[in-house]
Predicted 3D model of a 93-nucleotide RNA (c-di-GMP-I riboswitch aptamer). The model forms 95% of the base pairs in the Rfam consensus. It matches the Rfam family "c-di-GMP-I riboswitch aptamer". Clan: c-di-GMP_I riboswitch clan.
């Protein structure tokens, strides 16, 4: 110097669940809480996946308004699903 990542040291993050809040929802945020994590830091670029307010459409009722139910749809999400990009602490053998 590098980084194969250790029952190392220092420090870090925080699943489920609960409370509050926000949102149409998925989800986000804050507090509590720890299942786990060496990028469980950041980034929706590729794949994947969740949601469907709005939109399109089918059917039913109806009166051309409108309402109900279903299907499709991301311009909304998920980085703790995988890959890519990017930044970074420590470091035995």
């Nucleotide at each position: 110097a590098a980084a194969c990542g250790a029952c190392a040291a220092a420090g870090g993050c925080a699943a489920a669940c609960c409370u509050g809040u926000u949102g149409a929802a998925a989800g986000g945020c804050a507090g509590g809480g720890a299942c786990g994590c060496a990028a469980a830091g950041c980034u929706a670029c590729g794949g994947g996946u969740c949601u469907a307010a709005g939109g399109u459409u089918g059917c039913a009722u109806g009166a051309c308004a409108a309402u109900g139910c279903g299907a499709c749809u991301a311009a909304g999400g998920c980085a703790g699903c995988c890959g890519g990009g990017u930044u970074g602490c420590c470091a035995a053998c």